[in-house]
RNA sequence: AGAGACCACUGGAUGGUCGCCGUCUGGGAAACCAGAGGGAGGAACGUCCGGACUCCACAGGACACGGUGGUGGCUAACAGCCACCCGGGGUGACCCGCGGGAAAGUGCCACAGAGAAUAAACCGCUACUUCAGGUAGUAAGGGUGAAACGGUGGUGUAAGAGACCACCAGAGAUACAGGUGACUGUAUCUGCUAGGUAAACCCCACCGGGAGCAAAACCAAGCAGUACACUGGGCUGUCCGUCUAAGGUGUACGGGUAGGUUGCUCGACUUUACUGGUAACAGUAAAGCUAGAUAGAUGACCAUCGAAAAGGAACGCGGCAACGCACCUUGGAACAGAAUCCGGCUUACAGGUGGUCUCUUCCU
Numbered sequence: 001a002g003a004g005a006c007c008a009c010u011g012g013a014u015g016g017u018c019g020c021c022g023u024c025u026g027g028g029a030a031a032c033c034a035g036a037g038g039g040a041g042g043a044a045c046g047u048c049c050g051g052a053c054u055c056c057a058c059a060g061g062a063c064a065c066g067g068u069g070g071u072g073g074c075u076a077a078c079a080g081c082c083a084c085c086c087g088g089g090g091u092g093a094c095c096c097g098c099g100g101g102a103a104a105g106u107g108c109c110a111c112a113g114a115g116a117a118u119a120a121a122c123c124g125c126u127a128c129u130u131c132a133g134g135u136a137g138u139a140a141g142g143g144u145g146a147a148a149c150g151g152u153g154g155u156g157u158a159a160g161a162g163a164c165c166a167c168c169a170g171a172g173a174u175a176c177a178g179g180u181g182a183c184u185g186u187a188u189c190u191g192c193u194a195g196g197u198a199a200a201c202c203c204c205a206c207c208g209g210g211a212g213c214a215a216a217a218c219c220a221a222g223c224a225g226u227a228c229a230c231u232g233g234g235c236u237g238u239c240c241g242u243c244u245a246a247g248g249u250g251u252a253c254g255g256g257u258a259g260g261u262u263g264c265u266c267g268a269c270u271u272u273a274c275u276g277g278u279a280a281c282a283g284u285a286a287a288g289c290u291a292g293a294u295a296g297a298u299g300a301c302c303a304u305c306g307a308a309a310a311g312g313a314a315c316g317c318g319g320c321a322a323c324g325c326a327c328c329u330u331g332g333a334a335c336a337g338a339a340u341c342c343g344g345c346u347u348a349c350a351g352g353u354g355g356u357c358u359c360u361u362c363c364u
Base pairs, nucleotide, nucleotide: 001360002359003358004357005356006355007354008353009352010351012305013304014303015302016301017300018299020039021038023036024035025034026033027032041335046345048344049343050342051341052340053212054211055210056209065208066207067206068205069204070084071083072082073081074080085099086097087096088095089094100203101202105201106200107197108196109195122142123141124138125137126136127135128134129133150168151167152166153165154164155163169193170192171190172189173188174187175186176185177184178183216262217261218260219259225253226252227251228250229249230248231247232244233243234242235241269288270287271286272285273284274283275282276281309330310329311328312327316325317324318323
């Protein structure tokens, strides 16, 4: 210098005018007025996991169903994070893995193929024969397929074959060594060669009540309704009594609706420093308060400045050149917006900044 890998941060700026939603202070009987101060994100998205919180259910145990799945740690918890192991990719920094068990059992493996798992005889090879062909042996060779029951060489044989031998690869068992562990290394033995699939059933270990802030609690207009009193009408001309009322007035009650209040934002919180730890994270101290709307506020306009991008051109600088920097003109900022809260994950994202590391080339 070029090409990369992995992290972290940022993601338009300043001013003015007019508004919107909360908070505080002052004034006011109230409506409201004045002033001060606050008002979206790294993903607020998705609503995919995990919790807090609320209500409902609940003796205990077992089964069923669902979820998780290398090991150790972190955490309130997790399908998250950190470190490591194993497998795969990359020259490398580093990246990817739904990563328990297929040597418990059952099932399945399309098409093609003779045969798809207790191996198998289509072609070929070999032997026999009654010589068209048939019978027997054979997994070395061919062919099919995503996959065909270790590989190379030899011995052996009628032809062949781990049938046997040497080496290589793998598996299992045992012993020793290292590690908390997953696992790793070494030695010996066994010809043991065992296909894939568990996001098929299943087995093993661990975990799991249900619904969700439109949860839930409180206040509660009006209307319906209930009771009583007065009043009206009928039996009846009067009183009592009784019946009736879908009439009227008053009092009391009234489930819950509209509406309002709480839940609601001080919390596994934020910042800084120090300590422990490889790290995730934990602890201590100090300081701080950082949206709370409810059909949903967080906006609009103007001015100045402005990144990317596009275009231009004599040439100034660098370069062999392409081109880059500088110059001029245009241009005018990515993805996207809270709705109970928190920890994660996934997805979207123009541009910019910083750090650590790797490879190649050149120079000293």

Bacterial RNase P class A from Gleimia sp. 6138-11-ORH1, 364 nucleotides, folded computationally. A source record names the gene rnpB. The prediction has a mean pLDDT of 79. Rfam family: Bacterial RNase P class A. The family's RNA type in Rfam is ribozyme. RNAcentral holds the sequence, with entries from ENA.